[in-house]
RNA sequence: AUUAAUGGUAGAGGCGCGGCAUAUUAUGAGUACGUAUCGGGAGCAGGCCGGCGAUGACGGGUACGGAAAGGAAUGGCCGCCGAAGUGAAGGUUUUCAGGCCGGGGACCUUUGCUGGGCUUGUGUUGAAUAAGCACAAGACUGUCACCCAAUAUUUUUUGGGUGGAGCGCUAUUUCGUAC
Repeated sequence: AUUAAUGGUAGAGGCGCGGCAUAUUAUGAGUACGUAUCGGGAGCAGGCCGGCGAUGACGGGUACGGAAAGGAAUGGCCGCCGAAGUGAAGGUUUUCAGGCCGGGGACCUUUGCUGGGCUUGUGUUGAAUAAGCACAAGACUGUCACCCAAUAUUUUUUGGGUGGAGCGCUAUUUCGUAC
RNA backbone atom coordinates (compact mmCIF):
# COMPACT_ATOMS: atom_id res chain seq x y z
C1' A A 1 0.00 0.00 0.00
C1' U A 2 -3.85 -3.61 -0.82
C1' U A 3 -7.80 -6.22 1.13
C1' A A 4 -12.53 -8.23 4.82
C1' A A 5 -12.15 -12.25 0.78
C1' U A 6 -11.90 -18.46 -3.21
C1' G A 7 -6.51 -14.15 1.74
C1' G A 8 -3.96 -16.37 6.44
C1' U A 9 -3.95 -19.55 10.97
C1' A A 10 -6.19 -23.61 13.78
C1' G A 11 -9.92 -27.39 13.47
C1' A A 12 -14.32 -31.09 12.41
C1' G A 13 -16.78 -35.42 9.33
C1' G A 14 -14.85 -41.66 10.23
C1' C A 15 -14.77 -48.92 8.54
C1' G A 16 -11.81 -41.01 6.83
C1' C A 17 -7.80 -40.21 2.52
C1' G A 18 -3.05 -41.16 0.52
C1' G A 19 2.23 -42.54 0.64
C1' C A 20 6.81 -45.25 2.19
C1' A A 21 10.10 -49.06 2.84
C1' U A 22 10.41 -53.58 5.18
C1' A A 23 8.93 -58.64 7.49
C1' U A 24 5.51 -62.60 6.92
C1' U A 25 1.45 -64.97 4.26
C1' A A 26 -1.88 -66.36 0.34
C1' U A 27 -2.78 -65.77 -4.76
C1' G A 28 -0.22 -65.33 -9.32
C1' A A 29 0.88 -71.12 -10.78
C1' G A 30 2.29 -76.18 -11.67
C1' U A 31 1.35 -70.51 -15.34
C1' A A 32 5.55 -68.15 -18.17
C1' C A 33 10.10 -70.39 -19.16
C1' G A 34 14.17 -74.39 -19.78
C1' U A 35 15.60 -79.54 -21.36
C1' A A 36 14.29 -84.08 -24.00
C1' U A 37 10.92 -86.36 -27.25
C1' C A 38 6.55 -87.09 -30.48
C1' G A 39 3.41 -85.14 -33.93
C1' G A 40 2.73 -80.97 -37.26
C1' G A 41 3.61 -78.29 -41.88
C1' A A 42 4.27 -72.10 -43.07
C1' G A 43 4.50 -68.46 -41.14
C1' C A 44 6.34 -65.42 -36.61
C1' A A 45 5.03 -58.88 -31.74
C1' G A 46 -1.06 -54.59 -33.29
C1' G A 47 0.88 -52.52 -38.62
C1' C A 48 5.41 -51.70 -41.81
C1' C A 49 10.81 -52.35 -42.51
C1' G A 50 14.55 -55.39 -40.79
C1' G A 51 15.50 -60.17 -38.62
C1' C A 52 14.28 -65.56 -37.97
C1' G A 53 12.13 -69.95 -40.54
C1' A A 54 11.62 -76.91 -44.67
C1' U A 55 19.10 -77.52 -41.33
C1' G A 56 11.24 -77.06 -39.62
C1' A A 57 8.24 -71.16 -37.89
C1' C A 58 3.50 -70.35 -35.08
C1' G A 59 0.74 -73.22 -32.12
C1' G A 60 0.01 -78.53 -29.76
C1' G A 61 0.93 -83.70 -26.69
C1' U A 62 4.14 -86.29 -23.03
C1' A A 63 8.14 -86.46 -19.22
C1' C A 64 11.48 -83.88 -15.90
C1' G A 65 12.46 -79.24 -13.68
C1' G A 66 10.19 -74.68 -12.58
C1' A A 67 9.89 -68.69 -11.53
C1' A A 68 8.91 -63.43 -11.15
C1' A A 69 6.39 -58.67 -11.37
C1' G A 70 2.14 -55.77 -10.63
C1' G A 71 -1.95 -56.12 -7.36
C1' A A 72 -3.88 -58.13 -2.03
C1' A A 73 -3.93 -59.15 3.66
C1' U A 74 -1.54 -58.44 8.53
C1' G A 75 2.09 -55.66 11.31
C1' G A 76 5.11 -50.60 11.28
C1' C A 77 6.17 -45.52 10.05
C1' C A 78 4.93 -40.81 7.61
C1' G A 79 1.92 -36.83 5.42
C1' C A 80 -2.85 -35.05 5.87
C1' C A 81 -9.14 -33.39 5.78
C1' G A 82 -9.71 -31.37 -2.33
C1' A A 83 -7.48 -35.32 2.33
C1' A A 84 -7.78 -37.64 -2.64
C1' G A 85 -9.76 -39.56 -7.20
C1' U A 86 -10.84 -38.62 -12.17
C1' G A 87 -12.12 -36.28 -17.58
C1' A A 88 -9.66 -33.01 -21.28
C1' A A 89 -5.31 -30.36 -23.27
C1' G A 90 -0.01 -29.77 -23.08
C1' G A 91 5.03 -31.25 -21.47
C1' U A 92 9.00 -34.73 -19.57
C1' U A 93 10.33 -39.74 -19.15
C1' U A 94 10.01 -45.05 -19.55
C1' U A 95 8.45 -49.78 -21.69
C1' C A 96 6.63 -53.49 -25.55
C1' A A 97 11.26 -54.37 -29.68
C1' G A 98 16.71 -53.14 -33.74
C1' G A 99 13.92 -48.72 -36.26
C1' C A 100 9.09 -45.93 -37.40
C1' C A 101 3.88 -45.72 -36.21
C1' G A 102 0.91 -47.31 -32.39
C1' G A 103 -0.28 -49.18 -27.39
C1' G A 104 0.81 -49.34 -21.93
C1' G A 105 3.14 -47.05 -17.27
C1' A A 106 5.19 -42.86 -14.07
C1' C A 107 5.63 -37.57 -13.05
C1' C A 108 4.49 -32.15 -13.81
C1' U A 109 1.28 -27.77 -15.41
C1' U A 110 -3.60 -25.65 -16.73
C1' U A 111 -8.70 -26.44 -16.51
C1' G A 112 -13.53 -29.14 -15.39
C1' C A 113 -16.32 -32.70 -12.04
C1' U A 114 -16.93 -35.26 -7.17
C1' G A 115 -18.75 -33.35 0.80
C1' G A 116 -17.75 -38.51 2.75
C1' G A 117 -17.77 -43.81 3.57
C1' C A 118 -21.03 -48.24 2.54
C1' U A 119 -24.34 -51.61 -0.45
C1' U A 120 -26.19 -53.15 -5.22
C1' G A 121 -25.98 -53.15 -10.62
C1' U A 122 -23.41 -52.15 -15.42
C1' G A 123 -18.79 -51.21 -17.86
C1' U A 124 -13.42 -51.22 -17.70
C1' U A 125 -8.21 -52.63 -15.86
C1' G A 126 -6.63 -57.23 -13.81
C1' A A 127 -4.81 -64.26 -13.46
C1' A A 128 -8.90 -63.35 -10.16
C1' U A 129 -14.95 -64.07 -7.32
C1' A A 130 -9.43 -59.71 -4.70
C1' A A 131 -8.70 -54.64 -5.26
C1' G A 132 -8.91 -50.02 -8.27
C1' C A 133 -11.63 -46.63 -11.59
C1' A A 134 -16.26 -44.56 -14.22
C1' C A 135 -21.57 -44.17 -14.27
C1' A A 136 -26.37 -45.05 -12.00
C1' A A 137 -29.58 -46.22 -7.88
C1' G A 138 -30.36 -46.81 -2.59
C1' A A 139 -30.45 -45.73 2.30
C1' C A 140 -26.64 -43.71 6.08
C1' U A 141 -23.58 -39.79 7.83
C1' G A 142 -21.34 -34.70 8.62
C1' U A 143 -22.27 -29.44 7.46
C1' C A 144 -25.11 -24.98 6.21
C1' A A 145 -29.93 -22.49 4.94
C1' C A 146 -35.28 -22.43 5.51
C1' C A 147 -39.82 -24.32 7.93
C1' C A 148 -42.35 -26.94 12.11
C1' A A 149 -42.48 -28.85 17.22
C1' A A 150 -40.62 -29.24 22.15
C1' U A 151 -37.23 -27.44 25.77
C1' A A 152 -34.31 -23.77 27.97
C1' U A 153 -34.99 -18.72 29.31
C1' U A 154 -32.94 -15.06 25.37
C1' U A 155 -32.01 -17.22 21.24
C1' U A 156 -29.52 -22.46 24.04
C1' U A 157 -30.39 -27.58 23.11
C1' U A 158 -32.98 -31.66 20.85
C1' G A 159 -36.12 -33.92 17.17
C1' G A 160 -38.55 -33.89 12.29
C1' G A 161 -39.07 -32.18 7.06
C1' U A 162 -37.17 -29.84 2.48
C1' G A 163 -33.04 -28.15 -0.24
C1' G A 164 -27.76 -26.87 -1.48
C1' A A 165 -22.51 -27.95 -2.05
C1' G A 166 -16.04 -28.51 0.07
C1' C A 167 -14.29 -22.17 -4.18
C1' G A 168 -18.30 -25.29 1.70
C1' C A 169 -18.55 -25.23 7.45
C1' U A 170 -16.68 -23.83 12.62
C1' A A 171 -13.29 -20.68 15.47
C1' U A 172 -9.97 -16.53 15.11
C1' U A 173 -9.20 -11.48 13.09
C1' U A 174 -5.12 -8.85 9.66
C1' C A 175 -1.80 -12.48 11.62
C1' G A 176 -1.80 -12.85 4.93
C1' U A 177 0.14 -10.71 0.12
C1' A A 178 3.19 -7.03 -2.69
C1' C A 179 6.88 -3.17 -2.61

Lysine riboswitch aptamer from Thermanaerosceptrum fracticalcis, 179 nucleotides, folded computationally. It matches the Rfam family "Lysine riboswitch aptamer". Gene Ontology term of the family: lysine biosynthetic process. The sequence is in RNAcentral, with records from Rfam.